[in-house]
RNA sequence: AAUAAUUUUGGGCAAACUUAUUGAAAGAUAAGGACCCAAAGCUACGGGCCUAAAGAAAUAUCAAUGGUAGCCGGGUUAUAACA
Numbered sequence: 001a002a003u004a005a006u007u008u009u010g011g012g013c014a015a016a017c018u019u020a021u022u023g024a025a026a027g028a029u030a031a032g033g034a035c036c037c038a039a040a041g042c043u044a045c046g047g048g049c050c051u052a053a054a055g056a057a058a059u060a061u062c063a064a065u066g067g068u069a070g071c072c073g074g075g076u077u078a079u080a081a082c083a
Stems, first nucleotide, its partner, number of pairs: 007081001012037001017032006035070001041076003045073003048068003055062002
C1' cells in the first nucleotide's frame, strides 16, 4: 500500500422516552438519554413500508409531488488494533 470482514472494540453512531421548535400528517431538527449498529457514513436510483395536504371520488376510498438510508438491494466514501 492492497485485500478481507474472521476476532476484538480505542474511537464513532444514538432506538424508545422527555422537553422545545417545525410540519396537514408521517416525520424532521436541537438538547437530554442509550436499545443497538462493522458502514446505524452519504445518496430516495429499484422494491417495500408510513402519512394523505392539494386533487379526484360514491364522501367508502384513491392519490406523493411528503417521508423512511436504524427495512432490503444498488451506487459512493471511510475504518484504530489483530490476521
Record summary:
The RNA shown here (c-di-GMP-I riboswitch aptamer) has 83 nucleotides. Model confidence (mean pLDDT): 79 of 100. The sequence was found by an Rfam model in a public genome assembly. Its Rfam family is "c-di-GMP-I riboswitch aptamer". Rfam links the family to the GO term cyclic-di-GMP binding.